[in-house]
């Protein structure tokens, strides 16, 4: 320290995600050791069982055992004394500590730092003084009842360091009084007084010692106050009656409303009171660069709590974890009357849960409690177990080894890699095992004392032997192949893989990364500057409140003094100790651990400085407000008047329509409309002027006048003397609509109604038309209320308008210069993501305010506020998407603009669509009717020839094959010819029979066969794996590149722009300058002339000849061949035009402005075509999806379509006669002359490998017949008869003859082709091919027209410029309802549960008051009796837990049904937005 992700890309906005480190962690796979830490987060959920607080006999009286002794003995034992144990009770001190937990608690609970002049402290420590006389009970112990049990009652009798009374008072208290102090309620210190106030003993032989008692001081712990700091929510805005003070009284250890009584009415609170939620708090952990955010486990320190909720008792502490009382829920025993219980101690169990351990060992160490000690108790602590929970540390060997083994994976079949890795040699001993040896912790005079532990550690021993996973491998993010699946099965932090060649899915090699761990998965902080203090923004991306006034709040001009509250700075307390940083040290090292330092940014005391900020007294005038004098203004409220228009209303003229639209129709109108005239009413609004113009805070404000009235502005510098900006909350104004009363109501004109429009048309248009629209009162409070820019205030080049004022200059005015306010438009600097904005700043800066933090859900749901109501303000969450967004670019697109082309319209002329036929597709049918082509750019196309051939169907065979290449082995063929069997292919069987080298055997060799094994084969699949070819946009003029230049960038320029052209053709201008494919032109054909050459072609002239014919000599003149060349270049002239580039005209000229035609097709589009021409990747068959035959099919027919053919006749048909081409084909071959046949054709063949030989024209032309009709038009379709090819014409061939004579009379919607040798017509050639389906395709020549004015329209396409919410790019994007599915979630009659307010009721223990006839051992009095004195039992009351009853408000949960939301593949209506988006 950044990355992926919104787009074709681009910059910025902005969320959303990863890479880090962290954890008391769970899960999965895997698991050698050791040391050190940590280990019920969840049910403060319930617990079996053991332990966790005891000790003291040197506090007392017993009891009990021992051991000795004495004494009696019935010899069992009794007693008595010692001295040792051991002990139940009384009695002392401990049990308030330790130890656990985190429910409560928003709180003086915690932290910090003060404060008690308002307090206590047992044990301990130092001083002082004391310890004297005495009583009287009561546990234990015995007797004696009650109970199951817990326990308890009576009774006798007994000790104390247990209780009690008396005396003494050094001192304490208490009342008076005197001094001294202090800010202060006090505190000290003397004195008086008949005030009150103490005490325990035990041990020892003793000294003494331990103790007890009164006081003072200390030390330690406590308790009380206070100042700051401590979460969220304001959809919680007010709370509060012991509430706030005060007197006085109680109570307390002590301050206090801490509790009463009576008085007063306070106190808190936006500096957030009260509520509500959430949570122990804190040192400190984790993340961060920090500043910060999150956190609060273990360890330290305080606080709460102990089953739950109350309450006192005792005691120095307690309102008391393992005490007690009472209630309550729960368990548990019981004999059913009645008990007992409290694991949030340490183990342990159940149970919920992803999920946390041994019912271990010692008190050896520290520490605590008892004890005067030995000591005894300690689940606290020392350890050990169990968990990879986390840190640290160490091992699973080390070195050498290459034929690069074998195996595995890939593979382009050569090899690569796993890989020195492995086998193997040569070593080494850490863990781990065995065996020996052994601590430190132990400290006391000395002896004795270790749980861990025979561990740690040391030494010796054997043996590479017992020890490696985990993830991930598209991109972020480091690491690739291959096989399997085939949007399936899965992955997935995010982006996204998978729909047959997946590095993203599984699995395998192999690589990467860590490693006794890896990896998910929760969660924090980081990255996130994505809440901006450090360190964000608001003109369009998410944000300026509609405007102002203005209270609090913030901030404020020059200067002078003072003070010292901020502020600076030194000093002394604190700022626990542990971390954390350091220096060092200890464990072999680490991790951990020990000492010392540092820091602990802080808080308070206090000494000082005063600059600035503040506060207090003072001046000042430059901010700000008065004062005077001016002009400008649709400012604002009344009130009053004008005219034009419009509509009604009266009359007159007048007469058939008006109106209204894109065109109509509803609609006025003969009852007289419109029109056009007079006159009168009535309401709203004010044309020109008028503006980029003024006023206003804004919303707004417009004839004219007149009253009241606010603001601004200039001048002058008289007066205040800082009075100021800004403003949460609040308070005025506040368009249009809209509301409530009244009023008005011409015109316009939601709803509404009718009329068109439409596929509907609840719209858009048109006729009407209510409420509104305007007056008055009152309400509403919102607007794209905008300049999408908050207010004030300073500063920063310039130019150029307007409108209001001033001054200068001028004799004046104009014009000119300076100024100030206001309003615009153009830019420099800066600023912006760009667009932009630039003194009216979106620049630079101060100040205060208000909004913003991904889209959606929502500006919406609840709750409050307000409103008569609409409805305003205020504002959520669940769910959901990875995005929604800005401004800009390049396309493409528009029912957007400008400019141009094209047989694109239009102007022609001739077709299709209607017949009947030929072909082609659909569909049907079929065992098959093989495949493939699919708007244009499939459909007389692949097919320039399906009777077999043939890919397609039945059958019938073969299986190294019909075909190629290799190897082995065996054999000698082939051929050719016979038999038998079949439809054939085939099967079986016979005859005859190799060839070459080298001398022959025998070797090789070649061709065969036959067997084996590799291979062959395949028109099988993918044209969405590909090559290569092609169609098509489109012969459209375009499509780029270097290099500078702008531009953050995508991009732009260049290609734009004026011209001009078929053309990005050229010209000229330009931040461009120049290239590059493409356009042209280079190439062929054709057209005109030379020239060269002359056969097979040509015959003019000259001879010969024939029935005729260049037939022949001969000729080269012309036709014509076909080689070279000429030739056209806007080259010339005129005119235009930018002296340009072209363009128009004209001369010449066969040809003139590309002469005509071809060929030739940029960058790319359309996953167009084509695996069935051929190559080929990959999958697929392999006795069959291969291959060989026979037959059939591809031709199959109700139908529907495209492209032709022949006609429908008379420009025509038919007879006869007659005339002129080009192309270009021919040996398996054209085929002539003759001949036969009505022909098709047959017989026979002359010439011809062809400018020699053959095939050959038709329409025309000429003459006759038809005479308008289903015909002398038309030929379909049948019938008979035949002639060719062919191995065969039955499915299924073409032709011939005769006979037959169907539809058709020019063809609907709608649609095609053509601009000149074009169209239209005519016929001929050819290629395939045995023949043929050919009316088709390629060509070829005869005859030969018409029409174009123009570019609005259609369709196609160029260029330019605008818009865009399009990018699979308008066949685009995308909305709302409705159907169905799933979610969350508002509302709901209600019903449940939870905490909580107030009233009431009851009223447990209990403390406190009263009472106390009852009861009482100590003290008095008294002989007693009794009596007092003190006190209890009970009684009562006042508070009071739980409970119960009423009624509220809260939060949660559920509900018939409802309300919108959100997602979802293809569902229905339409079609609302984006283009002028079709109504902007």
């Nucleotide at each position: 320290a950044g990355a992926g992700u919104u787009u074709g890309a681009u910059c910025c906005u902005g969320g959303c995600u990863c890479a880090g480190a962290a954890u008391g962690a769970a899960c999965g796979c895997u698991g050698g050791c050791g040391g050190c830490a940590c280990g019920g987060a969840u049910u403060a959920g319930g617990c079996a069982u053991g332990c966790a607080a005891g000790u003291c006999g040197a506090a007392c009286g017993g009891u009990u055992c021992u051991u000795g002794u004495u004494u009696c003995u019935u010899c069992g034992g009794a007693u008595g004394c010692a001295a040792g144990g051991a002990u139940a009770g009384u009695g002392g001190c401990g049990a308030a500590a330790g130890g656990g937990u985190g429910a409560g608690u928003a709180a003086c609970g915690c932290g910090u730092g003060a404060g008690c002049a308002a307090c206590u402290u047992g044990c301990c420590c130092c001083a002082a003084g004391g310890u004297u006389c005495g009583g009287g009970a009561u546990a234990g112990c015995c007797c004696c009842g009650c109970g199951a049990a817990a326990g308890u009652g009576g009774g006798a009798u007994u000790a104390a360091u247990a209780c009690c009374g008396g005396a003494u008072g050094u001192g304490g208290c208490g009342u008076c009084u005197c001094g001294a102090u202090g800010c202060a309620a006090g505190u000290c210190g003397g004195g008086a007084c008949u005030g009150c106030u103490a005490a325990a003993g035990g041990c020892g032989a003793a000294a003494g010692u331990c103790g007890c008692c009164u006081u003072g001081g200390g030390a330690u712990g406590g308790g009380c106050u206070c100042g700051c700091g401590u979460c969220c929510u304001a959809u919680u805005a007010g709370c509060u009656u012991g509430u706030u003070g005060g007197u006085g009284a109680g109570g307390u250890a002590a301050u206090g409303g801490c509790u009463c009584a009576c008085c007063a009415a306070g106190g808190c609170u936006a500096c957030g009171a009260c509520a509500g939620g959430u949570a122990g708090g804190u040192g400190g952990u984790c993340u961060g660069a920090g500043a910060g955010g999150a956190c609060g486990g273990u360890c330290a320190c305080c606080c709460a709590c102990a089953c739950u909720g109350g309450g006192a008792c005792u005691g120095a502490g307690a309102c008391a974890c393992u005490g007690c009382c009472c209630a309550g829920a729960c368990u548990c025993c019981u004999a059913c009357g009645g008990g007992a219980g409290g694991c949030u101690g340490c183990a342990g169990u159940c149970g919920a849960g992803a999920a946390u351990c041994u019912u271990c060992c010692g008190c050896a160490a520290u520490g605590c409690g008892c004890g005067a000690a030995a000591g005894c108790g300690u689940a606290a602590c020392g350890g050990a177990g169990c968990g990879a929970u986390g840190c640290c540390g160490c091992g699973u060997g080390g070195a050498g080894g290459a034929u690069g083994a074998a195996g595995g994976c890939c593979u382009u079949c050569g090899g690569g890699u796993c890989g020195u890795a492995a086998a193997c040699u040569c070593c080494u001993g850490u863990c781990a095992c065995c065996c020996g040896g052994g601590a430190u912790g132990a400290a006391u005079c000395a002896a004795a004392u270790g749980a861990c532990a025979g561990u740690a550690c040391c030494g010796g021993g054997a043996g590479a032997g017992g020890a490696a996973g985990c993830c991930a491998c598209g991109g972020c993010u480091a690491a690739c192949u291959a096989c399997g699946u085939g949007c399936c099965a899965g992955c997935a932090g995010c982006c996204g893989c998978g729909g047959u060649a997946a590095u993203a899915c599984g699995u395998a090699g192999g690589u990467g990364g860590c490693g006794a761990g890896c990896g998910u998965u929760a969660u924090u902080c980081g990255g996130a500057u994505u809440u901006a203090u450090u360190g964000g923004g608001c003109g369009u991306a998410a944000a300026g409140g509609g405007u102002c006034c203005g209270c609090a709040g913030g901030g404020g001009g020059u200067u002078u003094g003072u003070c010292a509250a901020g502020u600076c700075u030194g000093a002394u307390g604190u700022g626990a100790a542990a971390u954390c940083c350091u220096a060092a040290g200890g464990c072999u090292c680490a991790a951990c651990c020990u000492u010392g330092g540092a820091a602990u940014u802080g808080c308070a005391u206090u000494g000082g400085a005063a600059a600035c900020u503040g506060g207090c007294a003072g001046a000042c005038u430059a901010g700000a407000g008065g004062a005077c004098a001016g002009g400008a203004g649709a400012g604002g409220a009344g009130a009053g008047u004008g005219g034009a228009a419009u509509a009604c209303c009266a009359g007159g003229u007048g007469u058939a329509g008006c109106g209204g639209u894109g065109g109509a129709a509803u609609g006025c109108g003969u009852a007289g409309a419109u029109a056009u005239c007079u006159g009168g009413u009535a309401g709203a609004a004010c044309a020109c002027c008028a503006a980029c113009g003024g006023c206003g805070a804004a919303g707004g404000c417009a004839g004219c006048u007149c009253u009241c009235u606010g603001g601004a502005c200039u001048g002058u510098a008289c007066c205040u003397g800082a009075c100021c900006c800004u403003c949460a909350u609040g308070g005025a104004c506040g368009a249009a609509a809209g509301u409530a009363g009244g009023g008005g109501g011409a015109g316009c004109g939601a709803a509404c109604a009718g009329g068109a429009u439409u596929a509907g048309a609840u719209a858009c248009c048109c006729u009407g038309g209510u409420a509104g629209u305007c007056c008055c009162u009152a309400c509403c409070g919102u607007a794209a209320a905008c300049g999408u820019u908050g207010u004030a205030c300073a500063c920063u080049a310039g130019g150029u308008g307007c409108a209001g004022g001033g001054g200068g200059a001028u004799u004046g005015g104009u014009c000119c210069c300076c100024u100030c306010u206001g309003u615009g438009c153009c830019c420099c600097a800066g600023c912006u993501a760009a667009c932009g904005c630039g003194a009216u700043a979106a620049g630079u800066g101060u100040a205060c305010c208000g909004c913003c933090u991904g889209g959606g859900g929502a500006g919406u749901a609840c709750g409050g506020c307000g409103g008569c109501a609409a409805c305003g303000c205020u504002a959520a969450a669940a769910c959901u998407c990875a995005a929604a967004g800005g401004a800009a670019u390049u396309g493409a697109c528009g029912g957007g603009g400008g400019c141009c082309c094209g047989c694109a319209c239009a102007a022609g002329c001739g077709g299709u669509g209607g017949a009947g036929c030929a072909u082609g597709u659909g569909g049907c049918u079929u065992a098959a009717u093989u495949c493939g082509a699919g708007g244009c750019a499939a459909c007389g196309c692949g097919a320039a020839g399906a009777a077999c051939c043939u890919a397609c169907c039945u059958g019938g065979g073969u299986u190294u094959g019909a075909c190629a290449u290799a190897u082995a082995g065996c054999u000698g063929c082939c051929g050719a010819c016979c038999u038998g069997u079949g439809a054939a292919a085939g099967c079986a069987g016979g005859u005859u029979u190799u060839c070459c080298u080298u001398u022959u055997c025998a070797a090789g060799g070649a061709c065969g066969g036959c067997u084996a094994u590799a291979c062959a084969g395949g028109u099988g699949c993918u044209g969405c794996a590909u090559g290569g070819c092609u169609g098509u946009c489109g012969u459209c003029a375009g499509c780029u590149c270097g290099u500078g230049u702008c531009g953050u960038g995508a991009g732009a320029u260049g290609u734009u722009c004026g011209g001009u052209u078929a053309a990005g053709u050229c010209c000229g201008g330009c931040a461009a300058c120049g290239a590059g494919c493409g356009c042209a032109a280079c190439c062929c054909g054709u057209g005109u002339c030379g020239u060269c050459a002359g056969u097979u072609g040509c015959c003019a002239u000259c001879a010969g000849g024939u029935a005729a014919u260049g037939c022949u000599g001969g000729g080269a003149a012309c036709u014509c061949u076909g080689g070279c060349g000429a030739g056209a270049c806007u080259g010339c002239c005129c005119g235009u035009g930018u002296c340009a580039a072209g363009c128009g005209g004209g001369a010449g000229g066969a040809a003139g402005g590309c002469g005509c035609g071809g060929a030739u097709g940029a960058c790319g589009u359309c996953a167009a075509g084509u695996c069935c021409g051929u190559a080929u990747g990959g999958c697929c068959c392999u006795u069959a999806c291969a291959u060989c035959c026979a037959g059939g099919g591809c031709u199959g027919c109700a139908c529907a379509c495209g492209u032709g053919c022949u006609a429908c006749a008379a420009u025509g048909g038919c007879c006869g006669g007659u005339a002129c081409a080009g192309u270009g084909a021919g040996a398996c071959g054209c085929g002539a002359c003759g001949u036969c046949g009505c022909g098709a054709g047959g017989c026979g063949g002359a010439g011809c490998a062809a400018a020699u030989c053959u095939c050959g024209a038709a329409a025309g032309c000429c003459g006759g017949c038809c005479c308008c009709a289903g015909u002398u038009c038309g030929g379909a379709u049948u019938g008979g008869a035949g002639u060719c090819u062919g191995c065969a014409a039955c499915u299924c061939g073409a032709c011939u003859c005769c006979a037959u004579g169907a539809a058709g009379u020019c063809g609907g919607a709608a649609u095609c082709g053509c601009u000149a040798g074009u169209a239209a017509a005519g016929g001929c050639g050819u290629a395939u091919c045995a023949g043929c389906a050919a009316c088709g395709g390629c060509g070829c020549c005869u005859u030969g027209a018409a029409u174009a004015c123009g570019u609005u329209c259609c369709c196609g396409g160029g260029c330019c410029u605008u818009g865009u919410a399009c990018a699979c790019a308008c066949c685009g994007c995308c909305c709302g309802u409705c159907a169905c599915a799933u979610c969350a979630u508002g509302g709901g009659a209600g019903c449940u549960g939870g905490g909580u307010g107030c009233a009431c009721c009851c009223g447990a223990a209990g403390u406190c008051g009263u009472u106390g006839a009852c009861c009482u051992a100590a003290c008095c009095c008294g002989c007693a009796a009794g009596g007092g004195a003190a006190g209890g039992a009970g009684g009562c009351g006042c508070c009071g837990a739980a409970g119960g009853u009423g009624u509220g408000a809260c939060c949660a949960g559920u509900a018939a049904c409802u309300g919108g939301g959100a997602u979802g593949a293809a569902g229905u209506c339409g079609u609302a937005a984006c283009a002028a988006g079709g109504u902007a």